[in-house]
RNA sequence: UCACUGAAAUGGCUAACUCAUUGAAAAGUGGGGGCGCAAAGCUGCAGACCUAAGGACUUUCUAUGGUGGCUGGGCUACCAAA
Numbered sequence: 001u002c003a004c005u006g007a008a009a010u011g012g013c014u015a016a017c018u019c020a021u022u023g024a025a026a027a028g029u030g031g032g033g034g035c036g037c038a039a040a041g042c043u044g045c046a047g048a049c050c051u052a053a054g055g056a057c058u059u060u061c062u063a064u065g066g067u068g069g070c071u072g073g074g075c076u077a078c079c080a081a082a
Stems, first nucleotide, its partner, number of pairs: 006079001012037002017032006035069001041075003045072003048067003054062003
């Protein structure tokens, strides 16, 4: 120095809920809030899941919509004990 790992420290992000707002919805954005997180930073490539406006073979099916705090992968990154 790099990789694995994660005691300590500096910090960081932010669940549920709530207010406003966008959206057909799922859900997103901003303020409050803090369950938690060592990548809970970015990325919809793969799988999985959610929704069903539109469409269809219409008691239902379907993503071109969404979820990175579902998993894997890719990229990037603070600190420094064992």
Predicted 3D model of an 82-nucleotide RNA (c-di-GMP-I riboswitch aptamer) from Aquibacillus kalidii. Its mean pLDDT, the model's own confidence on a scale to 100, is 87. The source organism's lineage runs through Bacteria, Bacillati, Bacillota, Caryophanales and Aquibacillus.